[in-house]
RNA sequence: GCGCCAGUGGUCUAAAGGUAUGACGCUGGCUUCCCAAGCCAGCAAUGCGGGUUCGAUUCCCGCCUGGCGCA
Numbered sequence: 001g002c003g004c005c006a007g008u009g010g011u012c013u014a015a016a017g018g019u020a021u022g023a024c025g026c027u028g029g030c031u032u033c034c035c036a037a038g039c040c041a042g043c044a045a046u047g048c049g050g051g052u053u054c055g056a057u058u059c060c061c062g063c064c065u066g067g068c069g070c071a
Base pairs, nucleotide, nucleotide: 001070002069003068004067005066006065007064010024011023012022018054025043026042027041028040029039030038047063048062049061050060051059
């Protein structure tokens, strides 16, 4: 330099055109003499820029980061 794959809360992960799922975590509450466990509620995310579309996490282009391969 070229090709392929991936990037979603603090972490892991689902969604493959229709207002983003679950778990862990964190916060508050219930329970307990206290802690842990359990239960309830809440917090928190689509790498960046552009395009297509009524609508983009999803499709297209470029870039960035990481991984694999070729030279």